[in-house]
RNA sequence: CCAACUGAGGGGCGCUGCAGCGGAAUAUUUCUGUCACGCUCAGUUGGGAUCUCACACUUUCUAAGGGCGCCCAUUCGAA
Numbered sequence: 001c002c003a004a005c006u007g008a009g010g011g012g013c014g015c016u017g018c019a020g021c022g023g024a025a026u027a028u029u030u031c032u033g034u035c036a037c038g039c040u041c042a043g044u045u046g047g048g049a050u051c052u053c054a055c056a057c058u059u060u061c062u063a064a065g066g067g068c069g070c071c072c073a074u075u076c077g078a079a
Stems, first nucleotide, its partner, number of pairs: 001047009010072006018038001020034006037065001
C1' cells in the first nucleotide's frame, strides 16, 4: 500500500438514482432490477513494497464527512 472480516462513527422512515452488482437484448452499447456508509478511523488475517537495528523522550489527536425530505433520540439556548 492492497484485499477480506470485525468494531465504531446515535437511530429510523420515505423519494430519486450515479457508481457497482444481477438479468436480458436489436450488443463493444442499450434496457431493466437492485441500489444513498460505495466514506473515514481502529483492530485482526493474508499478500506486496520499502527500510541497518533497537530503545527512549516530547508533542498532538481520539475525529471529520456522508443527495433531498421527515420522525425519534442526545446536548445547549430561548419561550

Predicted 3D model of a 79-nucleotide RNA (SAH (S-adenosyl-L-homocysteine) riboswitch aptamer) from Pleionea sediminis. NCBI's taxonomy places the organism under Bacteria, Pseudomonadati, Gammaproteobacteria, Oceanospirillales, Pleionea. It was read from a public genome assembly, where an Rfam model found it. Its Rfam family is "SAH (S-adenosyl-L-homocysteine) riboswitch aptamer". The family has 52 seed sequences and 1,354 matches in Rfam 15.1. Rfam links the family to the GO terms regulation of gene expression and S-adenosylhomocysteine metabolic process.